[in-house]
RNA sequence: CAUCAAGAGGGGUGGAGGGAAUGGCCCGACGAAACCCCGGCAACCCUCCCGCGUUCGACAGAACGGGGGAGAAGGUGCCAAUUCCAUCAGGCAACCACUGAAUGCCUGGGAGAUG
Numbered sequence: 001c002a003u004c005a006a007g008a009g010g011g012g013u014g015g016a017g018g019g020a021a022u023g024g025c026c027c028g029a030c031g032a033a034a035c036c037c038c039g040g041c042a043a044c045c046c047u048c049c050c051g052c053g054u055u056c057g058a059c060a061g062a063a064c065g066g067g068g069g070a071g072a073a074g075g076u077g078c079c080a081a082u083u084c085c086a087u088c089a090g091g092c093a094a095c096c097a098c099u100g101a102a103u104g105c106c107u108g109g110g111a112g113a114u115g
Base pairs, nucleotide, nucleotide: 001115002114003113004112009038010037011036012035013034017027018026019025021087022086023085024084039079040078041077044075045074046071047070048069049068050067052065053064054063055062056061083111088108089107090106091105092104093103
């Protein structure tokens, strides 16, 4: 800096935890974490094509940048729940005699994850 509402799980070992933190709510002996094997998803890196711009070049063309499209061999990542939800600020709705709290929705931020 970009993305985070989509997508994708079986087996073996193991033996009680796991979902980052806190709260909630879930998952777990019909077997958690972790490790191994195999499979898959996606398209960040990557490969190819198209056209544009800039620079270089005598031509042919080359490099770089950003745009569109296709791919999946390789490097990461991922394969319960929106990043499971909330956390901080603001707005709206509803409720209410009014205010506040609690509730629902939206926007932004923070934190985190991956590249």